Notes:
Transfer RNA from a bacterium, 73 nucleotides, folded computationally. The coordinates come from a structure-prediction model, not an experiment, and the mean pLDDT is 82. Its Rfam family is "tRNA". The family's RNA type in Rfam is transfer RNA.

[in-house]
RNA sequence: CGGGCUGUGGCGCAGUUGGUAGCGCGCGCGCAUGGGGUGCGUGAGGUCGUGGGUUCGAGUCCCGCCAGCCCGA
Numbered sequence: 001c002g003g004g005c006u007g008u009g010g011c012g013c014a015g016u017u018g019g020u021a022g023c024g025c026g027c028g029c030g031c032a033u034g035g036g037g038u039g040c041g042u043g044a045g046g047u048c049g050u051g052g053g054u055u056c057g058a059g060u061c062c063c064g065c066c067a068g069c070c071c072g073a
Stems, first nucleotide, its partner, number of pairs: 001072007010025004019056001027043006049065005
């Protein structure tokens, strides 16, 4: 310098053909127990790496940039 892949709540991930983001674990509260463990219920928490574009509408499409990993020179 060129190419590829990845980037979504604290962590691990899902999100089809664009239609206002979900699962598990964890966390708060409640119930069950004498208590713990455990189980059940309920709740909080993200605007989707970043800047722009397209569109009535973008996590999803297009372009630039940043970070990590890999390949090549």